[in-house]
RNA sequence: ACUGACAAAGCCAAACCCGUCGUGAGGCGAGGACGGAAAGCCACGGGUCUCAAUGAGACAGCCGGGUUGCCGGAU
Numbered sequence: 001a002c003u004g005a006c007a008a009a010g011c012c013a014a015a016c017c018c019g020u021c022g023u024g025a026g027g028c029g030a031g032g033a034c035g036g037a038a039a040g041c042c043a044c045g046g047g048u049c050u051c052a053a054u055g056a057g058a059c060a061g062c063c064g065g066g067u068u069g070c071c072g073g074a075u
Stems, first nucleotide, its partner, number of pairs: 001075001003072002011036002016031001018029004034061001040067003044064003047059005
């Protein structure tokens, strides 16, 4: 560098529920654990979703891309 082990230390946290913000998709906090080798971050492209709809927004755990990171058995 590549890479993802019947490794180690850890990490994140779906659905659901409670509180809260938002017209809403959904966000945040707490509980919870379906899962995840980037399920860290970015709305750049596609896609899906929302609305006061010729515009504005949400989703990074939908796909692609960019970027940063732990470990080191095998190559």